[in-house]
RNA sequence: AUCUCGCAAUGGGCUGCGCAGAAGGAAACUUCUGUGCGAUAUCCUGUCAAAUUCGGGGAAGCCGGUGAUUCGGUAAUCCCGAGCCAAGCGCUGGCAGCCGCAAGGCCGCUGGCGAAGGUGUAGAGACUUAAUGGCAGGCACCCUCCGGUUCGGCCGAGGGUGAAGAGAAAGUCCAGACUGCAAACUG
Numbered sequence: 001a002u003c004u005c006g007c008a009a010u011g012g013g014c015u016g017c018g019c020a021g022a023a024g025g026a027a028a029c030u031u032c033u034g035u036g037c038g039a040u041a042u043c044c045u046g047u048c049a050a051a052u053u054c055g056g057g058g059a060a061g062c063c064g065g066u067g068a069u070u071c072g073g074u075a076a077u078c079c080c081g082a083g084c085c086a087a088g089c090g091c092u093g094g095c096a097g098c099c100g101c102a103a104g105g106c107c108g109c110u111g112g113c114g115a116a117g118g119u120g121u122a123g124a125g126a127c128u129u130a131a132u133g134g135c136a137g138g139c140a141c142c143c144u145c146c147g148g149u150u151c152g153g154c155c156g157a158g159g160g161u162g163a164a165g166a167g168a169a170a171g172u173c174c175a176g177a178c179u180g181c182a183a184a185c186u187g
Base pairs, nucleotide, nucleotide: 003013004012005011016037017036018035019034020033021032022031023030024029043138044137045136046135047134048133053082054081055080056079057078058077061074062073063072064071083119084118085117089114090113091112092111093110094109095108097106098105099104123174125173126172127171128170129169139162140161141160142159143158144157146156147155148154
């Protein structure tokens, strides 16, 4: 915290920040573990919307139960295997066009495989949008194992930071529970 569970709490979960430890890195910084805190926290533009299946493991809190457990229910949510997937990326094949004497080059369409990411993971679920998601570019700040320099952290290049919420977010539908009203029926 215009995150979430819970009737609620001074409660649980997640994220963040400080401190300590470990690992990676040249550094900025990142990841993990423990602990404390509740002060801070909206980057911009374009683009993608497909798969949405079959299985499996864990879970605090709350509710029930018990003398107390084992246990049952619910559940924020953390994951795994197989399969599958839009755009973009890497590798690879096919086809067309242009240039070229040629070797070859440029460009477009299309297929396969792979990595990341996703799906699986909604209140059972169907669909639309599109972001806090994927991809590309830009912006702000930080770093330098680099290159340049008119020496100014100035220019380029590369790297990093800009929290989490999508275990359905915004909606349309659908489902379930509860409440109110009306009608019918029964007493």
This is a predicted structure of a 187-nucleotide RNA (Group I catalytic intron) from a Nitrospirota bacterium. Of the family's consensus pairs, 81% are formed in the model. Model confidence (mean pLDDT): 79 of 100. NCBI's taxonomy places the organism under Bacteria, Pseudomonadati, Nitrospirota. It was read from a public genome assembly, where an Rfam model found it. Its Rfam family is "Group I catalytic intron". Rfam's curators write: Group I catalytic introns are large self-splicing ribozymes. They catalyse their own excision from mRNA, tRNA and rRNA precursors in a wide range of organisms. The literature on the family includes a 1990 paper in Annu Rev Biochem by Cech, "Self-splicing of group I introns". Rfam links the family to the GO term Group I intron splicing. The family has 12 seed sequences and 5,602 matches in Rfam 15.1.